[in-house]
RNA sequence: CCCCAGGUCCGUAGGGUUUGGAACUACAAACUCCGUCAGGACCGGAAGGUAGCAGCGGUACGUAGAGCUCCUCGCCGCUACGCCAGCCUGGGGGGC
Repeated sequence: CCCCAGGUCCGUAGGGUUUGGAACUACAAACUCCGUCAGGACCGGAAGGUAGCAGCGGUACGUAGAGCUCCUCGCCGCUACGCCAGCCUGGGGGGC
């Protein structure tokens, strides 16, 4: 100096793990959410009507749970493939 292999650097894919969110389930609003509104109250001569507490149902902020789901934030001396140059390690060859 050349060749081969591996490593480093970088990239892609997969795998593992993690952050946050969505989705599922349960609970979850005295009143300032929705619906239905017993009782009672009010208006009316009456018919009927009005507002509407409790209760019931639904939904929301939220809390917890389940988890083989999806998206996302990262991480890996995990795997495979790729990667010019440079550097390191090992082997081989050649020149001085």

The RNA shown here (Bacterial small signal recognition particle RNA) has 96 nucleotides and comes from a Gemmatimonadota bacterium. The sequence is in RNAcentral, with records from ENA. The gene name in the source record is ffs.